[in-house]
Context: one part of a larger RNA
């Protein structure tokens, strides 16, 4: 000087407390461990691994296994020889890769010798290739403490020196934020602000958006004319700064209350992550040193596996019902996506879906039905009209192909489950809870991820305690 203390003081955070809803029990989904296996490819392991890499394993992917093949190779560069591009059919084999045969002579330049481009073959020389090892050789990128308020420097001063001072102190703040004081005076990286979205208003613009007034039309609808007021769209601007008032405060920084205001003291949300820590993670995105491999640890292919299943754990979904389940009727979103695409109306089917093909490169058309809600009816507390696992049969769709191993539909079947031990998680407001909708990946496959809106709470006395953190101080046989 740090680190640590079941030392002290001050302070903060859904850290506790106060509340609301869960997990831990059940079934299923998914990841992991373990076990099994020819293989169940690899990585990730307290917080910071475990719906993680994977925004999508039937083949492919694919790295694994079994079997069948290739050896300058699937891919790059160079040389020599030969032929050329391209097309067709056959053979063996379980299949594929592969092997063999036939037809054939095009393009650009040409001095007609040839050259160039291209193709595959034979040969040759440097070589290619490796998801093989090392993340403890590395770059890049990332997680974490932590959006915590800290981390430092120059000069000066103090100390023999390590070092200190500044950065401590008194207040204050979300903040090393600001004020005052002070052997310090300044500065940098962080904080804040500048950026984006959102909340109010104004100008401009008026189609594909809108419909107040006027006219026309219909069974009905902005459907049509007209219009751009309103909504909205999207470009520019205004507005919030403790600016104003009162009290408190050291006359300060600021705090408390009030006014006006759409919004008030950082308005709400996002992006943004200091010096560093964990030899944290990644050699399997990529790049890269070294090592290893070279008829194989490379390459091609078929089938299998990554989907196994006594079991254990994590994360979720669905429930256990009456604030509910079922049936009928009826209302209101936002944000997205669409040409190898979205696909309307109509018709067929109980349905998944089929047929059909209008319109749309989309403020125009489509996906598209929002659901919870509201109105009416049935159920009457039961393993039930709760719950839907499991299994049987029959189907639909995608795709070369759904056996291993897809999603969905109909009929039948109807399991556990009656609120979950010890323990443990999230959340402070348009939040939790609850309800549906969309997108990426994607042929197909979502209870996951990322977004979107609808309905919409309870509680916070407080900081004694648990956890993490910041500042000062104290002890130390630790560094």
């Nucleotide at each position: 000087u740090g680190a640590c203390g079941g030392g002290g003081g001050c302070c903060c955070g859904c850290a506790c407390a106060a509340g609301c809803g869960g997990u831990g029990g059940a079934g299923c989904a998914u990841g992991u461990g373990g076990u099994u296996u020819a293989a169940u490819u690899c990585g990730a392991c307290g917080c910071u691994a475990c719906g993680c890499g994977a925004a999508g394993a039937a083949c492919c992917u694919u790295a694994c296994c079994u079997g069948g093949g290739c050896u300058u190779g699937a891919c790059a560069u160079c040389c020599u020889g030969a032929g050329a591009a391209u097309c067709c059919a056959g053979u063996g084999g379980a299949a594929a890769c592969a092997c063999c045969g036939g037809a054939g002579u095009g393009c650009c330049c040409u001095u007609c010798g040839g050259g160039g481009a291209c193709u595959g073959c034979c040969g040759g020389u440097u070589c290619a290739g490796g998801u093989g090892c090392u993340g403890c050789a590395u770059g890049g990128c990332u997680g974490u403490c932590g959006u915590c308020a800290g981390c430092u420097c120059g000069u000066g001063c103090c100390g023999u020196g390590a070092g200190g001072u500044g950065u401590u102190g008194g207040g204050u703040u979300a903040a090393g934020u600001c004020c005052c004081g002070c052997a310090a005076c300044g500065a940098g990286c962080g904080c804040a602000a500048c950026c984006c979205c959102u909340a109010u208003c104004c100008c401009u613009a008026g189609u594909u958006g809108c419909c107040a007034c006027c006219g026309g039309g219909u069974a009905a609808u902005g459907c049509c004319g007209a219009g751009c007021a309103c909504u909205c769209u999207a470009u520019g601007g205004a507005a919030a700064c403790u600016g104003c008032c009162a009290g408190c405060g050291u006359u300060a920084a600021g705090c408390u209350g009030g006014a006006g205001g759409a919004a008030g003291g950082u308005g709400g949300g996002g992006a943004c992550g200091a010096c560093g820590u964990c030899a944290a993670g990644u050699c399997a995105u990529c790049a890269u040193g070294g090592c290893c491999u070279u008829u194989a640890u490379g390459c091609c292919c078929a089938g299998g596996g990554c989907u196994a299943c006594a079991c254990a754990c994590g994360u979720g979904c669905u429930a256990c019902a009456a604030u509910g389940g079922c049936c009928g009727g009826u209302a209101c979103a936002g944000a997205g996506g669409g040409u190898u695409g979205c696909g309307a109306a109509g018709c067929c089917g109980c349905g998944a879906g089929g047929u059909g093909g209008a319109g749309c490169c989309a403020a125009u058309c489509c996906c598209a039905a929002a659901a919870a809600g509201c109105c009416g009816g049935c159920c009457c507390c039961a393993g039930u009209u709760g719950g839907g696992a499991u299994c049987g049969c029959a189907g639909u769709c995608u795709g070369c192909a759904a056996c291993u191993c897809g999603a969905c539909u109909g009929c039948g079947u109807g399991a556990a489950c009656g609120u979950g031990g010890a323990a443990u998680c999230g959340c402070u407001a348009g939040u939790a809870a609850u309800c549906g909708c969309g997108u990426a990946u994607c042929a197909g496959c979502a209870u996951g991820a990322c977004g979107c809106g609808g309905u919409g709470a309870a509680u916070a006395c407080g900081u004694u305690c648990c956890c993490g953190g910041g500042c000062c101080u104290u002890g130390u046989a630790c560094a």

A computed fold for a 479-nucleotide part of an RNA from an uncultured prokaryote, annotated as small-subunit ribosomal RNA, 3' major domain.
Its mean pLDDT, the model's own confidence on a scale to 100, is 84.